Model confidence (mean pLDDT): 75 of 100. Fluoride riboswitch aptamer (crcB RNA motif) from a Pseudomonadota bacterium, 63 nucleotides, folded computationally.
RNA sequence: CCCGGUAUCGGGGAUGGAGUCCCCCGCGAACGGUCCGUUGGACCUGAUGACUCCUGCCGCGCG
Numbered sequence: 001c002c003c004g005g006u007a008u009c010g011g012g013g014a015u016g017g018a019g020u021c022c023c024c025c026g027c028g029a030a031c032g033g034u035c036c037g038u039u040g041g042a043c044c045u046g047a048u049g050a051c052u053c054c055u056g057c058c059g060c061g062c063g
Stems, first nucleotide, its partner, number of pairs: 009026005016054006032044005
C1' cells in the first nucleotide's frame, strides 16, 4: 500500500429532549405517504420504531 472479515465502534428508524428495548445501515448507506411532466416539483399526515415521561404546536371545553 492492496484485499477480506468482524460489529469493539459509528450512524439511522421523516419536526425538540431523557431512560429502556428492538430493528436497519457501514458512508453513492440506513432514513413517512400520494401524485406529476421524476437529477425536479406539488400536496397530505405525524413530535416515539415500541414503551414510560418532559417540552413545544393546533383545536375544543371549563374556570